Predicted 3D model of a 93-nucleotide RNA (c-di-GMP-I riboswitch aptamer) from an Acidobacteriota bacterium. Taxonomically the source falls in Acidobacteriota (Bacteria, Pseudomonadati). The coordinates come from a structure-prediction model, not an experiment, and the mean pLDDT is 85.
[in-house]
RNA sequence: UUCUGCUCAGAGCAAAUCUCGGGAAACCGAGGGACGCAGAGCCACGGGACUAAUGCGGAAUUCCUAAUUCGCUAUGUCCGCCGAGCCGCCAGA
Numbered sequence: 001u002u003c004u005g006c007u008c009a010g011a012g013c014a015a016a017u018c019u020c021g022g023g024a025a026a027c028c029g030a031g032g033g034a035c036g037c038a039g040a041g042c043c044a045c046g047g048g049a050c051u052a053a054u055g056c057g058g059a060a061u062u063c064c065u066a067a068u069u070c071g072c073u074a075u076g077u078c079c080g081c082c083g084a085g086c087c088g089c090c091a092g093a
Base pairs, nucleotide, nucleotide: 002093003092004091005090012037013036017032018031019030020029021028022027035080041086042085045083046082047081048078049077050076055072056071057070058069059068
């Protein structure tokens, strides 16, 4: 340096869920809590997923506007879905 994660050491992270706070929501932060994780470290770049405030269109109405409701919409969110990129612990070959 490359590959691998069978074994060793010392650490690390924290799913569901609960409390408090933020947010329209998805979801996020803090504190409990551990299902799991050898990159469950960083990064929304490609794919994918979630949400729909906003915008557009429809329904309803004699007409208009607003409220309501339905569909689409990311500029929002997720890297603990997959891939790319960056950095890194231990052991073995």